[in-house]
RNA sequence: CGCCGAAUCCACCUUUACGGGUGGAACGGGGGAACCAAAGUGGCUUCGGCCACUGGGGCGAACUCCUUUUGAGAGGAGCGCGCAAGCUCUUUCAGCGCGAGCCCGACAGCUAACCCCGUAGGCGUGCGAAAGAGA
Numbered sequence: 001c002g003c004c005g006a007a008u009c010c011a012c013c014u015u016u017a018c019g020g021g022u023g024g025a026a027c028g029g030g031g032g033a034a035c036c037a038a039a040g041u042g043g044c045u046u047c048g049g050c051c052a053c054u055g056g057g058g059c060g061a062a063c064u065c066c067u068u069u070u071g072a073g074a075g076g077a078g079c080g081c082g083c084a085a086g087c088u089c090u091u092u093c094a095g096c097g098c099g100a101g102c103c104c105g106a107c108a109g110c111u112a113a114c115c116c117c118g119u120a121g122g123c124g125u126g127c128g129a130a131a132g133a134g135a
Stems, first nucleotide, its partner, number of pairs: 001124004008025007026119006036109001039054006055107001056104004063078006079099005087134007
């Protein structure tokens, strides 16, 4: 200087300083009415419904299917995400990379008012092409 990500900026107090604390802005996330919506599989049915089994949910791009393997794993397709230096944004083609991890704890659809929470962590790209808009 740049990248992923919401994860940045400012003010005050305290400290010799490092550091710590409080608040604000900005960005991000969750809970939460009315109205609307309200799963899958199997069985029964007088076709109106009834019974049984399966827990459910959040952040995030991180999902679905197929092949293979005793399994772990591996490969492929679709789809989703990210990247590249005159500045910012959008789109297309080509190229490269990713499709993890963590949390709540029987509980939450949507959701105005209202309430609550986070501001971490991890990395090192390009010198490919084209179009548009803005500053």
c-di-AMP riboswitch aptamer (ydaO/yuaA leader) from a soil metagenome, 135 nucleotides, folded computationally.